Predicted 3D model of a 1246-nucleotide part of an RNA (large-subunit ribosomal RNA, half B) from a Planctomycetota bacterium. Its Rfam family is "Bacterial large subunit ribosomal RNA". The full RNA is in RNAcentral, with records from ENA. The coordinates come from a structure-prediction model, not an experiment, and the mean pLDDT is 82.

[in-house]
Context: one part of a larger RNA
């Protein structure tokens, strides 16, 4: 320094998001205890007092006396506590490893669904759980204790429930049709064609289920505008109107919900984005998705207070274990190679390595994080494969150049490496009214699957009845036959029943009643003449039988029960038996038909100055487009998805628009006539070309808006697209030459596959047909995402995940400056007058690179992001302080503008804040850069992950630059920078000393107040320049002698236990056990000093002289005043100042050896030693026996308070003397009593 701890002066939350930490509070005993309330609790509420040792008395609890200490639960363990809100009732669960909640659960509450072989759930099935439970039971879903409640809407969507009517599947089927061909006709081609076989259609019969009609909101879920209106205004009880399915009731409410918002008002605070309490204007409250309350409870979140305190003003001592030195062990990530400097530019756009400048003797140790776009998983070797996206080149185009556009080449591709962002025709999981399936349910048909009955439809057959236009006697059903037929077996007529009915009848029975009744023919009427037969129709009714449905009923398939028998002994499983319920259902199989996120497989476009969002995607016409052609943008402007049997074709005529002059209504403009008028007019529609010598205007005749083909062209990637003369046919017009294969041109569009319709000299799967196909024609796509992926396709991810991108967004950086800031020019006007004392309209130039943006250049194999604290630094458009100009400056005070960057520029209240608003100061509370300084410094309140709650908005999963609550910040330091500190070489012998000072660095500051003076000014009020003096404030050095702090080495009190055999006296350990004091060092809150002042040279301004310009003129030559900015003064460092300086003073010999050289040595020094108020190490100081260097003794200071021990007094506790003792660390003096022992190096040079 860090970590864990200890003590702290005043002040006491100022501190910060936030009392976070940390302090405090604590036992026992007694007194005492609110609001509330669910009566139980709140509660240990708060808030006080006792506590120790000795004696007496008491059986005890205790009572009464008496001692001691700052302190008696004396150490240790032992709630902080009020008030106020929000949520949730509570006690409980969760995200083992970031969330502990307000989320789960939870007793109560509801609704629904379940009759037992229950629902329901698991399983292909058997079978099991529900349960050996039965509706007071059991299953799902909602809310969530307890209080007071729970409105209104059933139109959507879901569940129920209903069934007349539609609509419908497999399956049953009437019936018509195609094929096909035995026969039949036909000379032949062919043409008809039964029967069977066969293709396909298909009247009818067929369920759920949709539709449809009802219930259902404590089922999903919703729960409205506009306008006017009361005697001041405001407001609107109250009225009008539209709409709905209904229009939010209670209650609450700027809320965990309110954006505007820091709504207003209170209340708290000196000041209150938070908080309580109200309003209500509810972006976007509300009523079991529960709504308003609530006592009590919470490691939950707000706000306020008491007591506390190192959280802080502002820190300082100490203590232990790191760090540092030494010994010993002995990792790691990382690393292209490094000989690894700073500024300023530059540059793929933020450079240690490029340029310039500057600075730089060579290597350590210690620290410190500003930087290496530090490090913290992903090969730089090697091997395979590919590589030119930047750059840097080629061709086209151009008379050369440059720019901008486009185009070609090579390639752009897989695999490994940002969580946001992008992309990828990547991927998981979820979601649903995406697509399509697919369990599962329902549901109709067959089969397992048998009898009877009744009844309903259909068909055969039998019998039986039925029939009404007018007209006529009349209720004439059709056709034939027919002159006669029925009657005592009972005729007319009369009465009664009972079907039927066109309401008038007709028909059958049945009582009387007792003898005739009807037809032909005749007339009449009609389309037709019923007396009677016979065959038929149509429409009923009755019977048999066949068939299709339905009820019912039986018992024998099948299921299901038994407490009873047998196999069978011990069995509960299975099987027979017997009994008994149900029953052709049911229940399973195969099919059909709904339904079916319960599962499942996929979709869910692209361009794009990042994406979303919003536009657009095909096609015609102008410009852009750079005088061929062509040509980009989410560049500028329009149009089309088409008309037209004439608006096609010919042959013949004509000529517009507009103007101006005449003319009835009649006007600027009808419609007439005369003229000028060359094209400005019209061409079906957009423009844009063309165009009156017609493509315009009009008539008469027509179909060429034809059939087969087409030389050769334009265009062009293909694939389309465009023009076309002439041939052959057969045609319109037109005397004829000719002209006509639509339209003044350019749009009006859709490949291929697949089907359909017409022809057809094609194919025919043994054969012959035929079905099918080819081929010509031709029709069906807003296939409009318009070269059309399928016939058939939407979303969410914040639980995410892969694989790519700096090809592309968020930060920073870079260009750019529209915005932004600040300056200038001009002067319309204001300023009583007066353009610029102060302002300046509408222009108009720049600067600047803080803001908003644009661009997408380096980074996506990762450049941490807001705000704060820490700790800076620079610019100056200057807040203060200094200097001065002008003033609409009388002083004072102020505006304004010039110079100036040396210092300095506050502390709270709210908010996660920058920033604001406020409080209170103050000379001033300055802007604004520096990756919006600074996260390898801190923090992590906001942003921005996983969990949750509200509102919104979605059908849903889920989503919100909306809001609440919660929620891992790693990292031992290589280089280069800094900031101390060494070691080496060099400074031309070798030393020790003292210094010059190149040169770098600090410092650099301001108020009051008091005299000059109540003067100058001034009508007062009011009030100075200047000069001198005196006291602050911050800000800094230095110190420790006063004041304190701290002082785990000094000194005392003292708990609890424990050794020291006991007493006594002491040691240990308990945070140094705790409490009280403290010496010395270290310290601030303490004490002492510190910015002066004089000078230079200037700024901005004043000036002197003075010409250019006979005059002015500060200036061009010359001289001069003149500021806190600069020099200098003052203080530090500091000859590595390589230009390595000066001055003083010490040593300068001796052997050997030709020599080189070697030994030994001076003066110094260094190891070593003893050490220090020096100090990581190293350096530096003293000091080493000729010593007071350190201990140790002596001696005294401070400290602490009267030590043991004896004797006295007390029954003891403990008193009092002996004794202001005794004991005393770092202070001060003294004293050799202990170690300062042993050694090494060291010059003769130019």
């Nucleotide at each position: 320094c860090g970590c864990u701890c200890g003590u702290g002066a005043a002040g006491g939350a100022a501190c910060u998001c936030g009392g976070c930490a940390a302090c405090a509070u604590g036992g026992c005993c007694c007194c005492g205890u609110a609001a509330c309330u669910u009566c139980g609790g709140g509660a240990u509420a708060a808030g006080g007092g006792g506590c120790g040792c000795c004696c007496u008395c008491g059986u005890g609890a205790g009572a009464g006396g008496g001692c001691c200490g700052c302190a008696g639960u004396g150490a240790a363990a032992a709630g902080g506590a009020u008030c106020u809100g929000g949520c949730g009732a509570c006690u409980g669960u969760u995200u083992a490893u970031c969330a502990a909640a307000a989320a789960c659960a939870c007793a109560g509450g509801a609704c629904u669904c379940u009759g037992c072989g229950a629902a329901c759930u698991c399983g292909c099935a058997a079978g099991a759980g529900g349960a050996g439970g039965u509706a007071u039971a059991g299953a799902g879903u909602c809310u969530g204790a307890c209080g007071c409640c729970u409105g209104c809407c059933c139109g959507g969507u879901g569940c129920u429930g209903g069934c007349a009517a539609g609509u419908u599947a497999a399956g049953g089927a009437a019936g018509a049709g195609g094929g096909u061909u035995a026969g039949c006709c036909g000379u032949a081609a062919g043409g008809u064609g039964a029967a069977g076989c066969u293709c396909g259609c298909a009247a009818c019969c067929g369920a759920a289920g949709c539709u449809c009609c009802a219930g259902u909101a404590a089922a999903c879920g919703g729960c409205g505008g506009c306008c006017g209106u009361a005697a001041c205004u405001a407001u609107g009880a109250c009225g009008g109107u539209c709409c709905u399915a209904a229009g939010g009731u209670a209650g609450c409410g700027a809320a965990g919900u309110u954006c505007c918002u820091u709504g207003u008002c209170g209340g708290g605070u000196a000041a209150g984005u938070u908080c309580c309490g109200a309003c209500c204007u509810g972006c976007a409250u509300g009523a079991a998705u529960g709504g308003c309350g609530u006592a009590a409870c919470g490691a939950c979140c707000g706000g306020a207070u008491c007591a506390c305190u190192g959280u802080c003003u502002c820190c300082a001592c100490g203590a232990g274990c790191g760090a540092c030195u030494c010994g010993g062990u002995g990792a790691a990530a990382c690393u292209g190679u490094a000989g690894u400097u700073g500024u300023u530019g530059u540059g793929a756009a933020g450079a240690u390595g490029c340029a310039a400048c500057a600075u730089a003797c060579c290597c350590g140790c210690g620290a410190u994080u500003a930087g290496a776009c530090g490090g913290a998983a992903a090969g730089a070797c090697c091997c395979c494969g590919u590589g030119a996206a930047c750059c840097u080149u080629u061709a086209c185009u151009u008379a050369c150049c440059c720019g901008c556009g486009a185009u070609u080449a090579g390639a752009c591709g897989g695999a490994a490496a940002g969580a946001c962002c992008c992309c990828g025709u990547g991927a998981a999981c979820c979601u649903u009214u995406a697509c399509u399936g697919c369990a599962g349910u329902u549901u109709g048909g067959c089969a397992u699957u048998g009898g009877g009955u009744u009844u309903a439809g259909g068909c055969c057959c039998a019998g039986u009845a039925u029939g009404c236009g007018u007209a006529g006697u009349g209720u004439a059903g059709g056709u034939g036959g027919g002159a006669g037929a029925c009657u005592g077996a009972g005729a007319a007529c009369c009465g009664g029943a009972u079907g039927u009915u066109c309401a008038g009848g007709c028909a059958u029975c049945u009582g009387g009643g007792g003898a005739g009744u009807c037809g032909a023919a005749a007339g009449a009427u009609g389309a037709a003449a019923c007396a009677c037969c016979a065959c038929c129709c149509u429409u009923g009714c009755u019977g048999u039988g066949c068939u299709u449905g339905a009820a019912u009923u039986c018992u024998a398939a099948c299921c299901c029960c038994g407490a009873c028998c047998c196999a069978u002994g011990a069995a509960a499983c299975u099987g027979g038996g017997c009994g008994g319920c149900g029953g052709a259902c049911a229940g399973u199989g195969c099919u059909u038909a709904a339904u079916g996120g319960g599962c499942a497989g996929u979709u869910u476009g692209a361009c794009u100055g990042g994406g979303g969002c919003g536009g657009u995607c095909u096609c015609c016409u102008c410009c852009c487009a750079a005088a061929g052609a062509g040509u980009a943008a989410c560049g500028g402007a329009g149009g089309a998805g088409u008309c037209c049997c004439a608006a096609g074709g010919u042959a013949c005529c004509c000529u517009c628009a507009g103007c101006c002059c005449g003319g009835u209504c009649g006007g600027c403009a009808a419609u007439c006539g005369g003229g000028c008028a060359g094209c400005g007019a019209g061409c079906g529609c957009a423009a844009u070309g063309g165009u009156a010598g017609a493509a315009g205007g009009g008539u008469g005749c027509u179909u060429g808006a034809c059939u087969g083909c087409g030389a050769g062209u334009c265009c062009a990637a293909u694939c389309a697209g465009a023009c076309g003369a002439g041939c052959a046919g057969g045609u319109g017009c037109g005397a004829a030459a000719g002209c006509a294969g639509g339209g003044c041109a350019u749009a009006g569009u859709g490949a291929u596959c697949c089907g359909g319709c017409g022809g057809u000299g094609c194919u025919g799967g043994a054969u012959g047909g035929a079905a099918a196909g080819g081929c010509c024609g031709u029709c069906g796509c807003u296939c409009a995402a318009c070269a059309g992926a399928u016939a058939a396709a939407a979303g969410g991810u914040a639980c995410u995940c892969c694989g790519g991108g700096g090809a592309u967004a968020a930060c920073a950086g870079g260009c750019u400056u529209a915005u932004c800031u600040c300056c200038c020019c001009u002067g319309a006007g204001c300023g009583u007058u007066c353009a610029u004392a102060g302002c300046g309209g509408c222009g108009g130039g720049g600067a600047g690179g803080u803001u908003u943006g644009g661009c997408a250049c380096c980074u996506c194999g990762a450049u941490g992001u807001c705000g704060g604290c820490u700790c800076a630094u620079c610019g100056c458009a200057u807040c203060c302080u200094g200097g001065g100009g002008g003033u609409g400056a009388a002083g004072a005070a102020g505006c304004u503008c010039c110079c100036a960057a040396g210092g300095g520029u506050u502390u709270g209240g709210c908010u996660g804040u920058u920033c604001g608003c406020c409080a209170a100061u103050g000379a001033a509370a300055g802007c604004g850069g520096u990756a919006c300084g600074u996260g390898a410094g801190c923090u992590g309140g906001g942003u921005u992950c996983a969990g949750a709650c509200c509102g919104u908005c979605g059908u849903g999963a889920g989503a919100c630059a909306g809001g609440u609550c919660g929620g891992u910040c790693c990292c031992u330091a290589u280089c280069u920078g800094u900031c101390g500190u060494g070691g080496g070489c060099g400074u031309a012998g070798g030393a020790a000393a003292u210094u010059u000072g190149a040169g770098c660095g600090g410092u650099u500051u301001u108020c009051u107040c008091c005299c000059u003076a109540g003067u100058a000014c001034g009508a007062g009020a009011g009030g100075a320049u200047u000069g001198g003096g005196a006291g602050g404030g911050a800000c800094g050095u230095a110190c420790c002698u006063c004041u304190g702090g701290u002082g785990u080495u000094c000194c005392a009190g003292u708990u609890g236990u424990u050794c020291c055999g006991c007493u006594a006296g002491g040691g240990g350990c308990a945070u140094u056990g705790c409490u009280g004091g403290g010496u010395a060092g270290c310290u601030a809150a303490g004490u002492a000093c510190g910015g002066c002042a004089c000078g230079g040279a200037u700024a901005a301004a004043c000036g002197c002289u003075g010409a250019a310009a006979g005059c002015a003129u500060c200036u061009a030559a010359g001289c001069g005043u003149g500021a806190a900015a600069c020099c200098c003064u003052c203080c530090g460092c500091g000859a590595g100042a390589a230009u390595a300086g000066a001055u003083u003073u010490c040593c300068a010999g001796u052997u050997c050896g030709u020599a080189a050289g070697a030994a030994c040595g001076a003066a110094g020094g260094c190891u070593c030693c003893u050490u220090g108020a020096a100090g990581a190490c190293c350096a530096c100081g003293a000091g080493g026996u000729c010593g007071a260097u350190a201990g140790g003794c002596c001696g005294g200071a401070c400290g602490u308070g009267u030590a043991a021990g004896g004797c006295c007094a007390g029954u003891a506790a403990u008193g009092g003397u002996u004794u202001a003792a005794g004991c005393u660390u770092a202070c001060c003096g003294g004293u050799a009593c202990u170690a300062a022992c042993a050694g090494c190096c060291g010059a003769u040079g130019g």